């Protein structure tokens, strides 16, 4: 230094149907109201609807989508990937923000579960974040006749195996 490997409700992509998203959002009617409204937010600039009544509010009818879910199938894997903070492109008329996306440096995290706290999310789902506990692999170190047990501690830039 190459190469293959291990952990366990292990980790990420993607099809499929399901169910939730909702009787919600659009759209049509009726009735009010009585001039402004709509194209993310704030400016310019444009456009569209609107007294032949928009906008809102109440009511009746049809009535979804996407994002997330958890099963299943298949496909990549063991920093698997998640996440933070620049920086570089691209969508959004222009600016600024704020979103969506590719890239690429730098930092945290071994890995799975619960609890309770913040965020996101239609949310009791679940995802994220950090914190407390427990269980689980791994190395070191100590006890120990002993590889089994048990403590205690560290981190994946680690660990075992081979050449």
């Nucleotide at each position: 230094g190459a190469u293959a490997g291990a952990g366990g409700c292990g980790c990420g992509g993607g099809g499929a149907g399901c169910a939730u998203c909702a009787g919600u959002a659009u759209c049509g009617c009726c009735g009010u109201c009585g001039a402004g409204u709509c194209c993310g937010c704030c400016g310019a600039g444009g456009g569209g609807c609107u007294u032949u009544g928009a906008c809102g509010c109440g009511g009746c009818g049809c009535g979804a989508a996407a994002g997330g879910g958890a099963u299943u199938c298949c496909c990549g894997c063991c920093g698997a990937a998640a996440u933070c903070u620049g920086c570089g492109g691209g969508c959004u008329u222009c600016g600024g923000c704020a979103g969506c996306u590719c890239g690429g440096g730098g930092g945290u995290u071994g890995g799975u579960g619960a609890g309770g706290c913040g965020c996101g999310a239609a949310a009791u789902a679940c995802g994220c974040g950090g914190u407390u506990c427990a269980c689980u692999g791994u190395c070191a170190c100590a006890a120990u006749g002993a590889u089994a047990u048990u403590g205690u501690g560290g981190a994946g830039c680690g660990c075992u195996a081979u050449c």
Molecule: Lysine riboswitch aptamer
Organism: bovine gut metagenome